[in-house]
RNA sequence: GCCAUCAUCGUCUAACGGUUAGGACGCCAGGUUUUCAUCCUGGUAAUCGGAGUUCGAUUCUCCGUGGUGGUA
Numbered sequence: 001g002c003c004a005u006c007a008u009c010g011u012c013u014a015a016c017g018g019u020u021a022g023g024a025c026g027c028c029a030g031g032u033u034u035u036c037a038u039c040c041u042g043g044u045a046a047u048c049g050g051a052g053u054u055c056g057a058u059u060c061u062c063c064g065u066g067g068u069g070g071u072a
Stems, first nucleotide, its partner, number of pairs: 001071007010025004018055001026044006048064005
C1' cells in the first nucleotide's frame, strides 16, 4: 500500500429500520447491621466524526479517524 473486521454508560456486553437505548460490574443515596462486609430498594451515566438513503438510522450506504487481523 491492499483486503477484512471492529468502534454503544467509568468497564464489559445486548438492541428485526420504529426501544424510555436494555443487562452485569462499578459509583452515589437509602433500608438492614453496634460498625464494616453481605443482602434489599432506588438513582447515576453511553451510540467515534461528517454526509447520504428513509416518514424514521445505534442499525443501511459512502468518506474520514482510531483499534485489530491478514497479505506483500
Model confidence (mean pLDDT): 81 of 100. A computed fold for a 72-nucleotide RNA from a Candidatus Komeilibacteria bacterium, annotated as transfer RNA. It matches the Rfam family "tRNA". Rfam classes the family as a transfer RNA. Its family is annotated with triplet codon-amino acid adaptor activity in the Gene Ontology. The source organism's lineage runs through Bacteria, Bacteria candidate phyla and Candidatus Komeiliibacteriota.